[in-house]
Molecule: transfer RNA
Organism: Thermoplasmata archaeon
RNA sequence: GGGGUGGUGGAUCAGCUCGGUAGAUCGCUUCCUUGGCAUGGAAGAGGCCGCGAGUUCAAAUCUCGCCCACUCCA
Numbered sequence: 001g002g003g004g005u006g007g008u009g010g011a012u013c014a015g016c017u018c019g020g021u022a023g024a025u026c027g028c029u030u031c032c033u034u035g036g037c038a039u040g041g042a043a044g045a046g047g048c049c050g051c052g053a054g055u056u057c058a059a060a061u062c063u064c065g066c067c068c069a070c071u072c073c074a
Base pairs, nucleotide, nucleotide: 001073002072003071004070005069006068007067010026011025012024013023020057028044029043030042031041032040050066051065052064053063054062
């Protein structure tokens, strides 16, 4: 330098193929249960999707550029 895969709540990941305003598990907060803790139960907060631009009525999803990580080739 070129190819490929990936970047989404605090963490690990789904959703992308086929565009319709984002979900799971763990964690966190509050409450119930307990003498107290743990377990268990209920409720809640937390991301607008790596950054920018474009297409579209509408973009996490499609297109382009850039950045980062891993990997292959040279």